[in-house]
Molecule: transfer RNA
Organism: bacterium
RNA sequence: GGGCGAUUAGCUCAGUUGGCAGAGCGUUCGCCCUACACGCGAAAGGUCACAGGUUCAAAUCCUGUAUCGCCCA
Numbered sequence: 001g002g003g004c005g006a007u008u009a010g011c012u013c014a015g016u017u018g019g020c021a022g023a024g025c026g027u028u029c030g031c032c033c034u035a036c037a038c039g040c041g042a043a044a045g046g047u048c049a050c051a052g053g054u055u056c057a058a059a060u061c062c063u064g065u066a067u068c069g070c071c072c073a
Base pairs, nucleotide, nucleotide: 001072002071003070004069005068006067007066010025011024012023013022019056027043028042029041030040031039049065050064051063052062053061
């Protein structure tokens, strides 16, 4: 220098055909228990890496940029 892939909650990751942003773990609160743990219920937590474009509508499609990983030279 070239190619491919990844980037979504604190962490690990889904999100299929463009149409309400989710799960598990974690955190907080409540229930339960003599108490803790386990279990049950609820809540908080998001600029979907960034910018632009297409569209009635974008995490999703297109272009560029950034970071990380792999391969080639």